[in-house]
RNA sequence: CUCUCAUAUGGGCAAACUUAUCGAAAGUUAAGUACGCAAAGUCAAGGGCCUAAUACAUUUAUUUGUAACGGCAGCCGUUUACCGAG
Repeated sequence: CUCUCAUAUGGGCAAACUUAUCGAAAGUUAAGUACGCAAAGUCAAGGGCCUAAUACAUUUAUUUGUAACGGCAGCCGUUUACCGAG
C1' cells in the first nucleotide's frame, strides 16, 4: 500500500411504530424507541424500484392508461474511510 472480516477496543448509524411537520403522492424533517448494519458514510447525469400533482389520451364517471421534471442510497453499484487481525 492492496484485499478480506473471526475476535476485541473506542465507538457510530437507526428499521418498524408513535407524535408533530412538509408534500398531490411516493416520501422528507424532528423527537422518542431499536429491527438490524463493517460503510445502514457520500453520490440520483450508472442500473433498478416507487409515486403520478401537472400533461396527453380515454371513460357514464373526479374512470382508466402512459410518462418524472418528484422520490428511494437500509436494492445493486460508484466513491471515501476508523481500530484491530490475517
Molecule: c-di-GMP-I riboswitch aptamer
Organism: Sporosarcina sp. Marseille-Q4063